[in-house]
RNA sequence: GCAGUUCGUUAGACGAUCGCUUGUGUACGUUUUACGCGGAUACAAGAGGAAAGUCCGGGCAGCACAGGACAUGACAGUCGUUAACGACGACCGGGGGAAACCCUAGGGAAAGUGCCACAGAAACGAAACCGCCCCGAGGCAACUUGGGGUAAGGGUGAAAGGAGUGGGGUAAGAGCCCACAGCGACGCACGGCGACGUGCGGAGGAGGUAAACCCUGUCAGCUGCAAGGAGAUCUACAUAUAAGGAUGGUCCGUCCGUAGGUCGUUACCCGCUUGACCUUCCGGGCAACCAGAAGGCUAGAUAGAUGAUCGUCCACGACAGAACCCGGCUUACCGGCGGACUGUCCAC
RNA sequence: GCCGACGUAGCUCAGUGGCCAGAGCGGCUGUUUUGUAAACAGCGGGUCGUGGGUUCAACUCCCUCCGUCGGCUCCA
Numbered sequence: 001g002c003a004g005u006u007c008g009u010u011a012g013a014c015g016a017u018c019g020c021u022u023g024u025g026u027a028c029g030u031u032u033u034a035c036g037c038g039g040a041u042a043c044a045a046g047a048g049g050a051a052a053g054u055c056c057g058g059g060c061a062g063c064a065c066a067g068g069a070c071a072u073g074a075c076a077g078u079c080g081u082u083a084a085c086g087a088c089g090a091c092c093g094g095g096g097g098a099a100a101c102c103c104u105a106g107g108g109a110a111a112g113u114g115c116c117a118c119a120g121a122a123a124c125g126a127a128a129c130c131g132c133c134c135c136g137a138g139g140c141a142a143c144u145u146g147g148g149g150u151a152a153g154g155g156u157g158a159a160a161g162g163a164g165u166g167g168g169g170u171a172a173g174a175g176c177c178c179a180c181a182g183c184g185a186c187g188c189a190c191g192g193c194g195a196c197g198u199g200c201g202g203a204g205g206a207g208g209u210a211a212a213c214c215c216u217g218u219c220a221g222c223u224g225c226a227a228g229g230a231g232a233u234c235u236a237c238a239u240a241u242a243a244g245g246a247u248g249g250u251c252c253g254u255c256c257g258u259a260g261g262u263c264g265u266u267a268c269c270c271g272c273u274u275g276a277c278c279u280u281c282c283g284g285g286c287a288a289c290c291a292g293a294a295g296g297c298u299a300g301a302u303a304g305a306u307g308a309u310c311g312u313c314c315a316c317g318a319c320a321g322a323a324c325c326c327g328g329c330u331u332a333c334c335g336g337c338g339g340a341c342u343g344u345c346c347a348c
Numbered sequence: 349g350c351c352g353a354c355g356u357a358g359c360u361c362a363g364u365g366g367c368c369a370g371a372g373c374g375g376c377u378g379u380u381u382u383g384u385a386a387a388c389a390g391c392g393g394g395u396c397g398u399g400g401g402u403u404c405a406a407c408u409c410c411c412u413c414c415g416u417c418g419g420c421u422c423c424a
Base pairs, nucleotide, nucleotide: 001344002343003342004341005340006339007338008337009336010335012313013312014311015310016309017308018307020046021045022044023043024042025041026040028038029037030036048319052330053329055328056327057326058325059324060224061223062222063221067252068251069250070249072220073219074218075217076216077091078090079089080088081087092106093104094103095102096101107215108214112213113212114209115208116207124162129154130153131150132149133148134147135146136145137144138143164180165179166178167177168176183205186201187200188199189198190197191196228270229269231263232262233261234260235259236258237257244256245255246254264423277296278295279294280293281292283290284289314317349420350419351418352417353416354415355414358373359372360371361370366404375391376390377389378388379387397413399411400410401409
């Protein structure tokens, strides 16, 4: 230099003018004063890495500080991280690549049940279509036919009882027997926290499917900020472990009297942004992450602000915009910059 | 904003994981008729919303994305 792998970062820049939202200050109006409200004015701040999809998890709020059982759902190697997770990190097993590295829904089919279309004789407690072998009958013979044995060979199929090779054995064959090799439940030894790895033994266990039912283990109460945050008063009925409701798939438990009318409120205020927060330094850890110190405040609308115009410059600007808040995942995205690593070529 | 359902032929819908994915209406061709309708006979038409995965095999089971539709606004 070329080809490739992986991680991080950035998301037009500067200036001027006019607007919008919020906060703070100032004076003015309203009001007896204050609070509040109204417009004006000065200053400050004003979308994202995904704000998106709403696919998971948590905070927060209400109902018992959500309690018991069943049902239902989710997850699934091991150890760790975390507020929590189906996320993340490291490792183990399996797969891909020459390598850097990447992918992996990865418990149990050795508890039970189901399913395996078509083809094929037979689709999983096996089974004789062709073939091979034996016996009987017929035939001069080739062969035909009846009975039996055989899963080594052929054919069908995604898959054919699923432990291969050689030898023995047999009428012909077959783990039927033997030797060697291989998978593997299990046992022992060593290494590892562990998944597991290595070595030795190994009765005898062999199809697939659990993103089929199911079994084992772990977790989960329901509703979502449109959650939720004061009702007052009158009348009628009722006094019971009742009925009904809160309460949600069911039952229990816990809590609550029920129905109707009148007044007030018409979408304002709170919740609402200081938080598992951000930046820098330092320490621990392979890492995810955690501890400590210093500094910082960085949108909070409610018909919904974050915009428009002009000038200069460049690489000519992608995907796209908060609505209670966080941690992940997934998806969209023109490009720029930087770090680490692999292979190969050239020069020294 | 939050929650839920659905997507199969032009339209409305069926479809136990398995044999070329079907039905009704509609379309086209033919028969019948002077002609049309009706009737009868036949024919064509499918990215099963997209992309992956599990399986021998996927419209069907699982995941992702896209699209459509529906419901919810406080006794403060």

About this RNA: This is a predicted complex of two RNAs, RNase P RNA and transfer RNA, with 424 nucleotides together. The prediction has a mean pLDDT of 78. Rfam match: Bacterial RNase P class A.